Transfer RNA from an Armatimonadota bacterium, 78 nucleotides, folded computationally. It matches the Rfam family "tRNA". Rfam links the family to the GO term triplet codon-amino acid adaptor activity. NCBI's taxonomy places the organism under Bacteria, Bacillati, Armatimonadota. It was read from a public genome assembly. Its mean pLDDT, the model's own confidence on a scale to 100, is 81.

RNA sequence: CGGGAUGUGGCGCAGCUUGGCCAGCGCGCUUGCCUUGGGAGCAAGAGGACGGGGGUUCAAAUCCCCCCAUCCCGACCA
Numbered sequence: 001c002g003g004g005a006u007g008u009g010g011c012g013c014a015g016c017u018u019g020g021c022c023a024g025c026g027c028g029c030u031u032g033c034c035u036u037g038g039g040a041g042c043a044a045g046a047g048g049a050c051g052g053g054g055g056u057u058c059a060a061a062u063c064c065c066c067c068c069a070u071c072c073c074g075a076c077c078a
Base pairs, nucleotide, nucleotide: 001074002073003072004071005070006069007068010027011026012025013024020058029045030044031043032042033041051067052066053065054064055063
């Protein structure tokens, strides 16, 4: 430098193709119950505007453009 993939709560992911209850699952976390205590179990709850910017649209995580980061493959230089 060229090609490709990924980027969504603390962690791991789904949703994206066919735009439409301003986003959900597991783990974790908090509180309560239970227990002598811990763990387990039960109940409730907090936490994200979807990498950044712009565009299209009545409406964008989802479509289009640019950029950034990480990873993979290849090329180049030494």